Notes
Transfer RNA from Candidatus Burarchaeum sp., 72 nucleotides, folded computationally. RNAcentral holds the sequence, with entries from ENA.

RNA sequence: GGGCCUGUAGUCGAAUGGUAAGACGUCGCCCUUACACGGCGAAGACUGAGAGUUCGAUUCUCUCCGGGCCCA
Numbered sequence: 001g002g003g004c005c006u007g008u009a010g011u012c013g014a015a016u017g018g019u020a021a022g023a024c025g026u027c028g029c030c031c032u033u034a035c036a037c038g039g040c041g042a043a044g045a046c047u048g049a050g051a052g053u054u055c056g057a058u059u060c061u062c063u064c065c066g067g068g069c070c071c072a
Base pairs, nucleotide, nucleotide: 001071002070003069004068005067006066007065010024011023012022018055026042027041028040029039030038048064049063050062051061052060
């Protein structure tokens, strides 16, 4: 320098055009003498940044940024 993949709650990880699942973790209640386990409930991401297409974008296109792999 060229090509490909990837970026979503604190962590992991789905959703692939119709206003974001689940698990772990956190918080509250129940249970226990108490802790743990278990049960019930709650909060927490507008999706790396910016533009474009579209009635509508996590999803499709472009640029940039970060990470990874391959070639030179």